[in-house]
RNA sequence: GGAGAUAUAGCUCAGCUGGGAGAGCAUUUGCUUGACGUGUAAAAGGUCGCAGGUUCGAGUCCUGUUGUCUCCA
Repeated sequence: GGAGAUAUAGCUCAGCUGGGAGAGCAUUUGCUUGACGUGUAAAAGGUCGCAGGUUCGAGUCCUGUUGUCUCCA
């Protein structure tokens, strides 16, 4: 230099054929216990890496770009 994969909650990851952004763990609060732990109910937490485009509508499609990993030279 060229090619491919990947980026979504604090962490690990789903998200199908473009239409409600989610799960587990963690955190906080209530209940439970004499207390801790366990169990249980709920809550908070996201400019979906960044910028632009297409579309009535984009996590998803297109372009550029950044980080990480792999391959070729």
A computed fold for a 73-nucleotide RNA from an uncultured Lachnospiraceae bacterium, annotated as transfer RNA. The coordinates come from a structure-prediction model, not an experiment, and the mean pLDDT is 82. The sequence was found in a public genome assembly. It matches the Rfam family "tRNA". By type it is a transfer RNA.